[in-house]
RNA sequence: GCGCGCAUAGCUCAGUUGGUAGAGCGUCCGCUUGACUCGCGGAAGGCCCAAGGUUCAAGUCCUUGUGCGCGCA
Numbered sequence: 001g002c003g004c005g006c007a008u009a010g011c012u013c014a015g016u017u018g019g020u021a022g023a024g025c026g027u028c029c030g031c032u033u034g035a036c037u038c039g040c041g042g043a044a045g046g047c048c049c050a051a052g053g054u055u056c057a058a059g060u061c062c063u064u065g066u067g068c069g070c071g072c073a
Stems, first nucleotide, its partner, number of pairs: 001072007010025004019056001027043005049065005
């Protein structure tokens, strides 16, 4: 330099054919217990890497850029 993949909650990751963003773990509260652990119930926490475009509507499609990884040279 060229090609490919990844970027979404504190962490690890889903998100189908474009149509109101989810799970597990963690955190907090409650139930339970003599107390703790375990278990059960609930809550908070995101505007989806950045900018632009298409569309009635974009995490999803298109363009450019940034960061990380892999391959080729």